Small-subunit ribosomal RNA from an uncultured bacterium, 1475 nucleotides, folded computationally.

């Protein structure tokens, strides 16, 4: 510090940043100094080397080689105090390794030993004599492949034996001195054992013997420390302890025999796991956690297991002896052998060096010394394994170089970097010189350190990281691919998260990754955490052990506190200060460091002992409440049978029904009986009880409890592990009972299905008694006591006063005990708790440590069983979870609004047609639009163009634009001929003298040409965009600042009460203001005044066929500008308010109609094919021209509409009345023609002028007379007329004929609330021409709205949520594939291990005339001794049963995990049955 969430707060896990390391991989690598280097197979080792040494202990003694002589064979000497061996001495127990065992007096401290031992060494006393037989070597003889014996014989000693002499030794008196718990020490005496060894170089020589001290060393004992598991609870028979013997240096059950029957355990013994332990290393603020290489103590081991011997020491790493195992040799008959010494091999491993150099230096053996050994040790090789130190160059240098990356194209950046110029040589490297280590002699390191010269910038950087934590960003490559990744997490065509450059950051001869630790984690909390809902209080009680405990007094001194002593090895850590050019590193010196010990004191506390007290507890007296317990008897009401009467066809029962019940007589009603269970009103957040729990009424029996007022005991109390007891409901046994109800079960329904919700039946069991189970959301989700801390307003049980009153009651104050409600302080993450705490403290028990796996497996206890207590792990996930908070959702609650429903009225949905869309078909039917909000919608108008589409034919700097060069100005345009579908080619002619000038082919302009930059693109991406629009919705909403609430998201304000179309407006109110929106400001219409009067109007005068014309502008009208309405008066209601109802007056009246006006967003809505634009793509083609086709197709669905089924009509004839458009590529009059479309003609009009231009329903009359019609116009032939190159595909209109379908439309479903609906006709845009669509315009002109119960949609407020991609949301379980860990399993195979019993090597003891036998002898069949033989003990080994563990197992359990499987709807809202 990151991560749970749309956000928040908290709890909780998980991960990251530091340090360390005997490390290991990758990439990289210049030097030195000091360090460190098999953690793994205590695997198995080839070869060498590690322990020998002394001739001053003794015999015996070569050879080469030199020197002399020689009779050439050889010999003397020297060599030689030789060598090599033997007998003797010390030494081999030290040094060296490893760490397997070992939970232990192993280690650590700190002690004892009055229970001991010690060789060399010191010191001291004393001595050192007389004498003897031997066996190695040696010699010969023999046996054996060897290896290694046997026999004989000779021989020395500091080798072995005998004896004298010593006592201060040893045993025993005895006495005297210290001590005191056994004891020591002195003397003194008796007795009995008992010593030696020389040797040399003659010396103050050195051994030797024997006693006493010392010094180092060892030995034994003892208190405290000293891992884990209780899913190890009981261990023990030499065990415990005595007697009394043996043994040992020594004390003990060490070990025997015998006697007693102890002896360890909850303060954790027995047993299993794991492990060498400390000095110390490491991280940590420190407490404390991990470790225990490298140095230092200590211990155990030396192929595995026993064994003792020798020795001062050993049960001996390089000694033996037996057993196994395994390697070697062999003549097969016997034999050797032990790297956990130092190299060095194999093997194992991710992984750890040389078969070096010296005994120079320290030490070490032995030696009197020279010396000799010395793989200890001293160097040196090998590894970046670690740390400390250097260096890879310095200075200058901007044309900001070249090139690389970017780029908005201007430029920036690498970057003074480089290049050049001007210096230095650390270090490599050549070359000279040259140490200290040494105290006389010796130097392995080494011609090294180190110092001098030379020459040249020369010889030397590389790794990781740049989304965020965490310091660093472009571009391109990819396109959920490829891959990253420590956690969140990136990648699905614009990736700062791959993967490359180029830039940057970190650290650097390293750098990351890996892996283990410790921090961070207050995440095991002792410093230093919790338990009401997150994970957590035992369901309740009593109660042993335990831990805690009331006043005061007196002592003690065990905790407690101070003083001192002792001890806490060195190294290390820290502090000073030396020495190597610094620093690692070494030296000195000092300081610290224990829950250690010993001793002296203090006495407050705590403790312990005396001996008091009365406030805690408790007990005795009186009172009083209660559904507290147990038993046993009685009551009435109701429900059911039963039995009789009455009476008749239904009666249940349900959302509607059915099953059932009834004509064999129900239901309903009366009457009498039966059984059983349970006790209405009272009955109350009222009572009682430890809790579970207790509810009619009487009785016995019994517990506990308030309170009130004295009187005793004197702390006798709280807590309570473990054990004991109580413990709803279900169940479970045995008997009983059995009305109702009612699991299970049977039936009916409801459903898609209903193993269920509802219904009618219905058994266990509900009930008694006895005995079990032992659990519940056994809850206040809140463990017991005690004690402080504020108010109020209620209840139920006592006490006391007071008012009243005879009195009971009433009413009221004060006070003890429950039991409730509200609200301060305070705590709390909030919710909330708040004298009944979850506040503030203490004492004492329980419990908790992310989810899931799991309250499950195994394993032990209990249980008849069901099952209950205790209780894991392996896996797997980055969350899981608590509280509140905006939203948004409900088949949740309350108010309101809309043509939302309802009340009308006219349609669509059937039918011909237009149309647009789907589908199909096609060379192509371009292309988008898709619930609502896509479907007369882009298209205000596809014959060609349009067009994007198909085909074919054509061009490639291009149809278009811009810049360069060259050419031309007779350019270009226009016209004709020729081929060709046409583009286009190919040629001919006509017309027109380009502009400006500085006079320069200078500028400008057009054109032709070449090439190249570029054009072009209706290709993709609307999920990269801008703009632009639909929608919700013209719905009243959305927000902000300050400011207050709140730890925070956030609330408030915008909520309430009224109103209102309206967040409109009014009171209220921690808010006060304010902004987008509402409203209004804009436009039309409707009234009216003023100004104006032509094209306009015409009451007057005149006058015409005609306002036609003169006059005239009153009026109509046109357009301008005022005015007019504000609830502004009244009355009523309301809160005295906003308003609202009504009226008055008004053209209008309460928003006067109507349109523009669309908040904040919401739908990754819709539009790259309107435009603009990022990125991708095409570039002689996805560009561009051309012809011709296509977009018009057709079994067939939907949409949207015209025209109809007719009489409120249809047809005929007459007659009336608009608004609003539109016109020069134009509207085109009026008159002629034509049956008509129209055609001809031209006036008029560039518009209040002229044209289109006749409005039509409508009203008069006329006929039709209910019919497929005189309704209806579709289909279809024929004839034409317009438009335009062009009407075939595929255009309108006319006219003549023809005359389908259709008699009002099913389920469904649209539109309108007033000048609307319907209904009639005008114009207009586009348009050459092409409306039934659009838009726009007047005519005529209704019906209905009680009211909001429901649909549908919208707002507000509440509520609940486990949703937040927000109910089209979330989420379970079965089953079906994979993949993974785990249980049980017939059993199978190892490891350890108990018991029982077999066996018994070597060894040591006992016993033994069985055999041999130098020293001594009293001569003995003697004493000693050896071997044999036996017996006791015991190593491996077997047998036989158990115990545990650990692998494995056919098949089987359930767990987790994956993905868009299957089935359904459990849960989350009343989740559609509350859970």
């Nucleotide at each position: 510090a990151g991560u749970u969430u749309g956000a928040u707060c908290c709890u909780g896990g998980c991960u990251c940043a530091g340090g360390a390391c005997g490390a290991a991989c990758g990439c990289u690598g210049g030097c030195g100094g000091c360090a460190u280097g098999c953690c793994u197979a205590a695997c198995a080792c080839a070869u060498g080397c590690a322990a020998g040494u002394c001739g001053a202990a003794c015999g015996a003694g070569a050879a080469a080689g030199c020197u002399c002589c020689u009779u050439c064979g050889g010999g003397a000497g020297u060599g030689a105090u030789u060598a090599a061996a033997g007998u003797g001495g010390c030494g081999c127990a030290c040094g060296g390794g490893u760490g397997a065992g070992u939970a232990a007096c192993g280690c650590g401290u700190a002690g004892a030993c009055a229970a001991c031992c010690u060789g060399c060494c010191c010191u001291c006393c004393a001595g050192u004599u007389c004498g003897g037989g031997a066996c190695a070597a040696c010699u010969c003889u023999u046996c054996g492949a060897a290896a290694g014996g046997a026999g004989a014989g000779c021989u020395a000693a500091u080798a072995c034996c005998g004896g004298a002499u010593a006592a201060c030794a040893a045993u025993g008196u005895u006495u005297g001195g210290c001590a005191u718990a056994a004891g020591c020490c002195a003397a003194a005496u008796a007795u009995u054992u008992g010593a030696a060894a020389g040797c040399u170089u003659u010396a103050u020589g050195u051994g030797c013997u024997g006693a006493g001290g010392g010094a180092g060393g060892g030995g034994u004992c003892u208190g405290c420390g000293u891992c884990c598991c209780a899913u190890u609870a009981g261990c023990u028979u030499g065990u415990u302890g005595g007697u009394a013997a043996g043994g040992u240096a020594a004390c003990g059950g060490c070990u025997u025999a015998c006697c007693a029957a102890g002896g360890c355990a909850a303060c954790g013994a027995u047993g299993g796991g794991u492990a060498g332990c400390g000095g110390g290393u490491u991280u940590g603020a420190g407490a404390g956690g991990a470790c225990g290489a490298u140095c230092c103590g200590c211990c155990a081991c030396a192929c595995u297991g026993g064994c003792a011997c020798u020795g001062a020491g050993a049960c001996a790493c390089g000694g033996g002896c037996c057993a196994g195992a395994c390697u070697c040799c062999u003549a097969c008959g016997g034999g050797a052998g032990g790297c956990a010494g130092c190299a060095g091999u194999g093997g194992g491993g991710a992984a750890u060096a040389u078969u070096g150099c010296a005994c120079a230096a320290u030490g070490g053996a032995g030696g009197a010394a020279a010396c000799u050994c010395u793989g200890a040790u001293g160097c040196a090789g090998c590894a970046a394994u670690g740390u400390c130190g250097c260096g890879u160059g310095a200075g200058u240098g901007a044309a900001g170089a070249a090139g690389g990356c970017c780029c908005u194209u201007g430029g920036g950046u690498c970057g003074u970097a480089a290049a050049g110029c001007u210096c230095u040589u650390u270090u490599a490297u050549g070359g000279g010189g040259g140490a200290a280590g040494a105290u006389g002699a010796u130097g392995a390191c080494g011609g090294u350190a180190c110092c001098c010269c030379a020459g040249g910038a020369a010889u030397a950087a590389g790794c990781a990281c740049c989304g965020g934590c965490u310091a660093a960003c472009u571009a391109c490559g990819u396109g959920c691919c490829a891959g990253c990744a420590g956690c969140c997490g990136c990648g699905g065509u614009a990736a700062u998260a791959c993967g490359u450059a180029g830039g940057g950051u970190g650290c650097g001869a390293g750098c990351g990754u890996u892996g283990u630790u410790c921090g961070g984690a207050a995440u095991u909390a002792c410093u230093g955490g919790g338990c009401g809902u997150a994970a957590a209080g035992g369901g309740c009680g009593c109660g042993c052990a335990g831990g805690c405990g009331g006043a005061a007094u007196a002592g003690c001194a065990a905790g407690u506190c101070g003083g001192a002593g002792g001890u806490g090895a060195a190294a290390g850590c820290c502090c000073g200060g030396g020495g190597c050019u610094c620093a690692a590193c070494c030296c000195c010196g000092g300081a610290g460091g224990g829950u250690c010990u010993u001793u002296c004191g203090a006495a407050a506390c705590u403790g312990c002992u005396a001996a008091u007290c009365u406030a805690g507890a408790g007990a005795g007296g009186g009172u009083c409440a209660g559904g507290g317990g147990c038993c046993a008897g009685c009551a009435g009401a109701a429900u059911u049978c039963c039995u009789g009467g009455u009476g008749u066809a239904g009666a249940g029962g349900u959302g509607a029904a059915a099953u059932u019940c009834g004509u064999a007589g129900a239901u309903a009603u009366c009457a009498g009986g039966a059984g059983g269970a349970a006790u209405a009103c009272c009955g109350g957040u009222g009572g009682c009880g430890a809790a579970a729990g207790c509810g009619g009424c009487u009785g016995g029996c019994u517990g506990g409890g308030g309170c009130c007022a004295c009187u005793c005991u004197g702390a006798c109390g709280c807590u309570g592990a473990g054990g004991c007891g109580c413990g709803a409901a279900a169940g479970c046994g045995u008997g009983g009972g059995g009305a109702g109800c009612a699991a299970a079960c049977g039936g009916g329904a409801u459903u898609a299905g209903a193993u269920a919700c509802c219904c009618c039946g219905g058994u266990a069991g509900u009930c008694c008694a006895c005995g079990c189970c032992g659990u519940a959301a056994a809850c206040g989700a809140u463990g017991a006591g005690c004690a402080c801390u504020g108010g109020a307003c209620g209840u139920c049980c006592g006490g006391a006063g007071g008012g009243u009153u005879c009195g009971a009651c009433c009413c009221u104050u004060c006070u003890g005990g429950g039991u409730g409600u509200u609200u301060c302080a305070g705590c709390u993450a909030a919710c909330g708790c708040a004298u009944u705490a979850a506040g503030u403290g203490c004492u004492c028990c329980g419990c908790c440590u992310g989810u899931g796996g799991a309250g499950u497996a195994c394993g032990g206890u209990c249980g008849c069983a069901a099952g209950a207590c205790u209780a894991a792990a392996a896996c797997u996930c980055a969350a899981a979870g608590g509280a509140a908070u905006u939203g948004a959702c409900g088949g949740g609650g309350a108010c309101c609004c809309g043509c939302a429903c309802a009340a009308g009225u006219a349609g669509u949905g059937g039918a011909g047609c237009a149309u647009g869309u789907g589908g199909u078909c096609u060379a192509a039917u371009u292309c988008g639009a898709a619930g609502a909000u896509a479907c007369g919608c882009g298209c205000a108008g596809a014959a060609c163009c349009u067009u994007a589409c198909c085909a074919a034919c054509a061009c490639u700097u291009g149809a278009c634009a811009u810049g360069u060069u060259c050419g031309u100005c007779g350019c270009g345009a226009c016209u004709c001929u020729a081929a060709g579908a046409g583009a286009u080619u190919a040629g001919a002619g006509u017309u027109u003298u380009c502009g400006g000038u500085u006079c320069g082919g200078c500028c400008g302009g057009a054109c032709g040409a070449a090439a190249c930059a570029c054009a072009g693109g209706u290709g993709c991406u609307g999920c990269a965009u801008g703009g632009c629009u639909g929608u919700c919705g013209u719905c009243a909403g959305c927000u902000c600042g300050u400011g207050u609430c709140g730890u925070g998201a956030g609330a408030u304000g915008u909520u309430g009460g009224g109103u209102u179309a309206a967040g409109u407006c009014c009171c209220g109110c921690a808010a006060c203001g304010a902004g987008c929106g509402c409203a209004a400001c804009c436009c039309c219409c409707c009234c009216u005044u003023u100004u104006a009067g032509u094209u306009g109007c015409u009451a007057c005068c005149a006058u015409u066929c005609a306002g036609u014309u003169g006059g005239g502008c009153a009026c109509u009208u046109u357009a301008a500008a005022a005015g007019a309405a504000c609830u502004g008066c009244c009355a009523g209601u309301g809160a005295u308010a906003a308003g609202c109802u009504g009226g008055a007056g008004g053209a209008a009246g309460g928003c006067g109609g109507g349109g523009a006006u669309g908040a904040c967003g919401u739908c990754a809505a819709g539009u790259c094919c309107u435009c603009a634009u990022g990125g991708c793509c095409c570039u002689u083609a996805c560009g561009u021209g051309u012809u011709g086709g296509g977009c018009u197709a057709c079994a067939c669905a939907c949409g949207u509409g015209c025209u109809a089924c007719a009489a409120u009509g249809g047809u005929a004839c007459u007659c009336a009345c608009a608004g609003a458009g539109a016109g020069c590529c134009g509207c085109g009059a009026a008159g002629c023609c034509g049956c008509a479309a129209g055609g001809u003609g031209u006036a008029g009009c560039u518009a209040a002028u002229c044209u289109c231009a006749u409005a039509a329903a409508u009203c008069u009359u006329u006929u039709c007379g209910u019919a497929g019609u005189c309704c209806g116009g579709a289909u279809u032939g024929g004839a034409g007329u317009c438009u335009g190159c062009a009407a075939c595909u595929c255009g309108a209109c006319u006219c003549c004929a023809u005359g389908a379908a259709g008699u009002c439309g099913g389920a469904a479903u649209c539109g309108c609330u007033a000048g609307u609906a319907a209904u009639c006709g005008u114009a207009g845009a586009u348009c050459a021409g092409a409306a039934u669509g659009c838009u726009a315009c007047g005519g005529u002109g209704a019906a209905u709205a009680c009211g909001u119960u429901c649909c549908c949609g919208g707002g507000u407020c509440u509520u609940g949520u486990a949703c937040a991609c927000a109910c089209c949301g979330c989420c379970c379980g079965u089953c079906a594939u994979a993949c993974c860990a785990u249980g049980g399993g017939a059993g199978u195979g190892g490891g350890u291990u108990g018991c029982a019993c077999c066996a018994g090597a070597a060894g040591u003891g006992g016993c033994u005339a069985g055999u041999c036998u130098a020293a001594c002898u009293u001569u003995g069949u003697g004493a000693g001794g050896a071997c044999g033989g036996u017996c006791a003990c015991c190593a491996c080994g077997g047998u036989g049963u158990g115990a545990u563990u650990c692998a494995u197992g056919a098949c089987u359990g359930g767990g987790g995990u994956a993905a868009a499987g299957u089935c359904g709807u459990a849960a989350c809202a009343a989740g559609g049955u509350a859970g």

The coordinates come from a structure-prediction model, not an experiment, and the mean pLDDT is 84. The RNAcentral record of the sequence draws on ENA and SILVA. Rfam family: Bacterial small subunit ribosomal RNA.